[in-house]
RNA sequence: ACACUUUGCUAGGGGUCCGCGCUUCACCAACCUGAAGCCGGUGAGAAAUACCCUCUGAACCUGAUACGGGUAAUACCGUCGUAGGGAAGCAUAGCCUCACCAUG
Numbered sequence: 001a002c003a004c005u006u007u008g009c010u011a012g013g014g015g016u017c018c019g020c021g022c023u024u025c026a027c028c029a030a031c032c033u034g035a036a037g038c039c040g041g042u043g044a045g046a047a048a049u050a051c052c053c054u055c056u057g058a059a060c061c062u063g064a065u066a067c068g069g070g071u072a073a074u075a076c077c078g079u080c081g082u083a084g085g086g087a088a089g090c091a092u093a094g095c096c097u098c099a100c101c102a103u104g
Stems, first nucleotide, its partner, number of pairs: 004094002007091004011054004016048001017041003021038006060085003066079004
C1' cells in the first nucleotide's frame, strides 16, 4: 500500500400495513360504508428530515389475489430463496504486513 473493521461526509435506494377498540366528520331514518385523530398489534421504521439499506447488496421490489401456520386483523411468522431484480464514492482512525532508524 491492498484487504478488513470503525466513524464521518456527500450522493443514492426503500417501505409506510392491520383494527378486537374510542372520538369526530361525511352519507343515511338508522345500520352499513368511507375519511381523520387517538389508542392498540408487528417492526429499525407504520410520514419522521426519522429509520433501514447501497454490490461481501433478504433494505426493498417481482413472483403474489402464491403455499403452510397463527391472529381481533394484517405484507404477523415461516416457505418460496443458491429464484428474478435492486441503490457508491471519498475521507478518517484502528488493525496487519514490509522497509528504514535507534537500543539490546